[in-house]
Overview: The RNA shown here (c-di-GMP-I riboswitch aptamer) has 91 nucleotides and comes from an Anaerolineales bacterium. The coordinates come from a structure-prediction model, not an experiment, and the mean pLDDT is 84. The organism belongs to Anaerolineales, within Bacteria.
RNA sequence: CCCGAUAAAAAGCAAAUCCGGUGAAAACCGGUGACGCAAAGCCAUGGGUCUAAAGUUCCAUAAAAAGAACAAUGAUUGCCAGGCUACCGAA
Numbered sequence: 001c002c003c004g005a006u007a008a009a010a011a012g013c014a015a016a017u018c019c020g021g022u023g024a025a026a027a028c029c030g031g032u033g034a035c036g037c038a039a040a041g042c043c044a045u046g047g048g049u050c051u052a053a054a055g056u057u058c059c060a061u062a063a064a065a066a067g068a069a070c071a072a073u074g075a076u077u078g079c080c081a082g083g084c085u086a087c088c089g090a091a
Stems, first nucleotide, its partner, number of pairs: 012037002018031005035078001041084003045081003048076003055070004
């Protein structure tokens, strides 16, 4: 220096739910609340997953609306990989 425990200690994050807000949605923000987390700290870079407003095509129509398909430029790091940083610490 790396790894690192059913150890000890300090500090930390916060799932579901409910309330308020933002958003087309996925989801996010604040409060509540702890299921869990040793990187559940940071970065959407690669893969995965979720959503489909706008768009394109189809369908429909007098024309539309409604409906269907495709598809991130949207979201997720508490899905995985990768990068950066970090508290304590024995064999």